């Protein structure tokens, strides 16, 4: 160099064939319990779905593009 496969909160992660308000768990915060925490139990914050552009009535989803991690090949 070429193929392929991936990027979504602070972390790990879902989203049916393109559909209505991006799910879930950990973390963080706040309150109940407690003598004090730990666990438990109620409840919140927090995402320009890598980054630009196109296609659409609508784009995590398809399309070109650039960056970037991985795999395989010379």
């Nucleotide at each position: 160099g070429c193929a392929c496969u991936c990027g979504u909160g602070g972390c790990c992660a879902a989203a049916u064939u393109g559909g209505a308000u991006a799910a879930g768990g950990c973390u963080c915060c706040u309150g109940a319990c407690u003598a004090c925490g730990a666990a438990u139990c109620a409840g919140g914050c927090g995402a320009u779905u890598a980054c630009a552009g196109g296609u659409u009535c609508g784009a995590c989803u398809c399309c070109u593009g650039u960056c970037g991690a991985g795999u395989g090949u010379a």

Model confidence (mean pLDDT): 81 of 100. A computed fold for a 74-nucleotide RNA from a Fibrobacterales bacterium, annotated as transfer RNA. Its Rfam family is "tRNA".